This is a predicted structure of a 336-nucleotide RNA (Bacterial RNase P class A) from Aequorivita viscosa. Of the family's consensus pairs, 98% are formed in the model. NCBI's taxonomy places the organism under Bacteria, Bacteroidota, Flavobacteriia, Flavobacteriaceae, Aequorivita. The prediction has a mean pLDDT of 76. Rfam family: Bacterial RNase P class A. Rfam's curators write: Ribonuclease P (RNase P) is a ubiquitous endoribonuclease, found in archaea, bacteria and eukarya as well as chloroplasts and mitochondria. The family's RNA type in Rfam is ribozyme.
[in-house]
Formats: sequence, structure tokens, C1' cells
RNA sequence: ACAGCAGGCCGCCUUAUCGUCGAGAUUCCCGCCUUCGCGAGGAUUUGGGAGGAAAGUCCGGACACCAUAGGGAAGCAUAACGGCUAACAGCCGUCGGGAUCCCCGCCUUAGCGGAGAUUUCAGGACAAGUGCAGCAGAAAGGAUGUACAGGUAAUGCUGUAGUGAAAUCAGGUAAACUCUAUGCGGUGAAAUGCCACGUAAACCUGUGCUUGAGGGUUCCCGCCCGAUGCAGGAGGGUAGGCAGAUUGAGCGUUUCGGUAACGGAACGUCUAGAUAAAUGAUAAGGUACCGAACUAGCUUCGGUAACAGAACCCGGCUUAUAGGCCUGCUUUUUUU
Repeated sequence: ACAGCAGGCCGCCUUAUCGUCGAGAUUCCCGCCUUCGCGAGGAUUUGGGAGGAAAGUCCGGACACCAUAGGGAAGCAUAACGGCUAACAGCCGUCGGGAUCCCCGCCUUAGCGGAGAUUUCAGGACAAGUGCAGCAGAAAGGAUGUACAGGUAAUGCUGUAGUGAAAUCAGGUAAACUCUAUGCGGUGAAAUGCCACGUAAACCUGUGCUUGAGGGUUCCCGCCCGAUGCAGGAGGGUAGGCAGAUUGAGCGUUUCGGUAACGGAACGUCUAGAUAAAUGAUAAGGUACCGAACUAGCUUCGGUAACAGAACCCGGCUUAUAGGCCUGCUUUUUUU
């Protein structure tokens, strides 16, 4: 230097014009109000406005609600050991198994043994029970025991051969049922609380009113709701606002402890909050990549600008991603 493997980071920039969603300031106008003040709207201006995955909604939490959360059964999830964490199916470390590569020793090869690197693993139990098993083979899990030889009163009783990963051995198999250990109430921001507005708790039919119709729960028991009920009919009203909701397991730098994941301390910092949903469009220049040309230059011309877009928040995992940068390890080649 090239290639491979592993890990990490960035992921278009600048200017102008127009537009858009919040916030602050100034000002105008309107309403309530005696002033103060409060509320709605307009104009001007200042500053801010998507991501590494905002995605899939697959795990885990925070938060909220539920007289359904209790007991039993069923179901679901996890699975070496230790640690981290709010928690986890995540992460870190160690051990073990598999794969690839390299080295050393024995060795003619084949092969065997040892050490190392990278990577991967749903990595408890088949010595409780049940099930399953291609080819080959007489026979593959109830041995209906094959051939040869030996042996016995008798019997696969004994040996050898042969097929196969495995032939009676505590055989293999649990991303087979199952068993063991541990954990799990449900719903999900359209949660939930408040304000405003409107109203039909009216009408008709049936049924029921505590000796209770009907309803809630995976099932049973239990528990709970229940008369302004329940089922049906024909119809009426509302569908606005505020909070939740952006200061949080927050982010950055330094430092200390720890192999690491991670934790502590100090200092600094505030960074979208919409509700049918803003974060955009156009032009010029630059940057990066790709292609072509010949004048072979950081030349000219042309093209392209990845995946994708918040919707209560957070920690993970998985998937998509043009192009670029950095670090470590390994092979090969060259130079010293």
C1' cells in the first nucleotide's frame, strides 16, 4: 500500500426571496371591567423548529386508570456462572460447545495432541413418563437376536463377524410433549383530570326491580356493578378548550472507582411540541460521488444528492441507509 474481518463516528453546506409551526418584545383594534387587569384577533420585529434510525411496535420501564387486581386451574415468558441496570428476552466479563484461520510438537502422508486469534450458540433436565428417528442393516428402542463357532437340562447363555453416528449401553433427540427453577392482574395518552357548550334521565314495545333481569373476569370459586335498569324500535344533542406534554433514569466536558458494562463527583448547559398535524419551495454558488472528453489538469462538460420524517416519555433490540472518515487485528507484496 492493497484486501479481509471487527468496532466506532459523520451523514450535505452557504446566501437570497417567498412560505409555515411554537415562543418573546413592541404596537393597533375589539370584548369584559370604574382604573388596574384579563381574554380574542391583526401588523412589525427578534430568536428557535426532525432522526440515526423519528420506522417495526418486538422486549423492558416510567406514568395513569379499573370496587373485575384475591384463591385454584390453565396459559405465557426466561434458562451455564457472576455482574450492570429503574427494568429487560438488553449489555459486560468468565467458563463450556461449534465453525474458520494460524502456530508448535509427534508423524513419510493421513491423522493425533497442545496453544492462540476471530466469530457463533433458545448453553437447565432424556438417571420420571410419553413420543420420534432417513440410508445402510436380520433387527433402531416391547430385541419376534442374522451368520459362524462354543456352551447348557433349557434359554442370546458366551465370543466373533457384518451395517451404522449409535446394536442394550443409565444410547440419541426437549427451537418434541413434558419436568424443574424463576417471573407475569389487565388496559394504554383515543390513559386520565378539569372547564365550557348541548341534551331526550323524554317517547313506543317487551322484560325486570333485592326471592334481582342483565353485565364485568381466559375458565371455576369468589368478588364487583346493577333499577335514572336491560333488550329492541324510531329519533335528538355534542364532537371545543386547558392540563397530561417536553427539566429528564436529560445532554456535554473533565476527573475518580471498576478488566468491562456501569457508577460517583465537579463545572457547564436548556435543545421542536404540532393536533389533520409546521420543520418547506425556488434560484445561485460550493462540496461529495459517478460518467464522458483530451489539452492529462484538483481541467472542461453532463448527471446524481441515500434511507427516511417527531405525535406522552425513556432504555434496548431488529430492519432500511448513497457517500465519507477513524481505530484495532490478520494475510500478501514492497522498502528500511